RNA sequence: GGGCCGGUAGCUCAGUGGCAGAGCAGGCGAUUUUGCAAUCGCCGUGUCGCGGGUUCGAAUUCCGUCCGUCCCA
Numbered sequence: 001g002g003g004c005c006g007g008u009a010g011c012u013c014a015g016u017g018g019c020a021g022a023g024c025a026g027g028c029g030a031u032u033u034u035g036c037a038a039u040c041g042c043c044g045u046g047u048c049g050c051g052g053g054u055u056c057g058a059a060u061u062c063c064g065u066c067c068g069u070c071c072c073a
Base pairs, nucleotide, nucleotide: 001072002071003070005068006067007066010024011023012022013021018056026043027042028041029040030039031038032037049065050064051063052062053061
């Protein structure tokens, strides 16, 4: 330098054009426990890496660009 895949909540990830989500972590409450802690319920205003295009409408499609893994040179 070329190619592939990826970038979404604190972390791991889903979401295949029409309200942005799950698990874990965290917060609050209840119950049990000497206590640590456990169990149950509730709680998410996220520049969807960035800039532009397409579309009535973009996390999703197209172009450019930045970062990371891998492959080729």
Background
The RNA shown here (transfer RNA) has 73 nucleotides and comes from Candidatus Moranbacteria bacterium GW2011_GWC2_40_12. It was read from a public genome assembly. The source organism's lineage runs through Bacteria, Bacteria candidate phyla and Candidatus Moraniibacteriota. Model confidence (mean pLDDT): 80 of 100. It matches the Rfam family "tRNA". Rfam classes the family as a transfer RNA. Its family is annotated with triplet codon-amino acid adaptor activity in the Gene Ontology.